[in-house]
RNA sequence: AACUUAUCAAGAAAGACGGAGGGAUAUGGCCCAUUGAUGUCUUAGCAACCCUGGCAAGCAGGGUGCUACUUCCAUCCCUUAAGCGGUACACGGCCGUGGGGAAGAUGAGAU
Numbered sequence: 001a002a003c004u005u006a007u008c009a010a011g012a013a014a015g016a017c018g019g020a021g022g023g024a025u026a027u028g029g030c031c032c033a034u035u036g037a038u039g040u041c042u043u044a045g046c047a048a049c050c051c052u053g054g055c056a057a058g059c060a061g062g063g064u065g066c067u068a069c070u071u072c073c074a075u076c077c078c079u080u081a082a083g084c085g086g087u088a089c090a091c092g093g094c095c096g097u098g099g100g101g102a103a104g105a106u107g108a109g110a111u
Base pairs, nucleotide, nucleotide: 003109004108005107006106007105008104013043014042015041016040017039021032022031023030026075027074028073029072044067045066046065048064049063050062051061052060053059071103076100077099078098083097084096085095086094087093
């Protein structure tokens, strides 16, 4: 690197360096950014997977990971109706809301 598999609506800060765009790719949006973003390092924190200890735990240690916005949203397929929730009310209405993929990210496994 490609392959298999699980998860992805929750959670979690500050300092230093640095200096222009950035949020995976292409497009369209939206957002962050000289009031210093993205990124790197340090400390702190969060807690998903794996290993060890333990009767066990929401426990402890270790290996990765993560700490703007749902993987920021959509773009591919099925559906656009039914159903569900809320509200109003007396039979009418209004608002919200679908599922599956592809790709991506992280862990683990094996070649």